[in-house]
């Protein structure tokens, strides 16, 4: 350094004014939020987690599971042509992640009225990250 053990630690944000009403952070304007790993930086690309179902030898296996679109701008790196050479020029060129505009999305149960924001399952769970420790090659 590379495999593959064991253990420890961390590991999801949001309703501000307003208007209707007996009653809404639940309806209407308007505000605000965006888990992991992958790619040029990602709620919407590819992949993974949570909920939820259904099966199981209780280890896990299987099924659901949400939304983007125009414009722009871009190196390392190749090619050609220049140049004694440094070099300069032109030609393709890495973002749905950036830049500028405009839009969408968000389990499940509960509630004086419908929920991404509030109250519960949950002082759980988890992809994963970070470290520690011995072994072997």
């Nucleotide at each position: 350094g590379a495999a593959a053990g064991u253990c420890u630690u961390u590991g999801u944000g949001g309703c501000a004014g307003g208007g209707u009403g007996g009653a809404a952070g639940u309806c209407c304007c308007u505000a605000c939020c965006g888990a992991u790993g992958g790619u040029a930086u990602a709620g919407u690309c590819c992949a993974u987690g949570a909920c939820c179902c259904g099966c199981u030898u209780u280890g896990g296996c299987g099924g659901c599971u949400g939304a983007u679109c125009c414009g722009g701008u871009g190196a390392c790196g190749u090619g050609u042509c220049u140049u004694u050479g440094a070099u300069g020029a032109c030609a393709g060129g890495a973002a749905u992640u950036c830049c500028g505009g405009a839009a969408c999305c968000g389990a499940c149960g509960g509630u004086u009225a419908c929920a991404g924001u509030c109250c519960g399952g949950a002082u759980g769970a988890g992809a994963a990250a970070a470290g520690a420790c011995a072994u072997u090659u």
Molecule: FMN riboswitch aptamer (RFN element)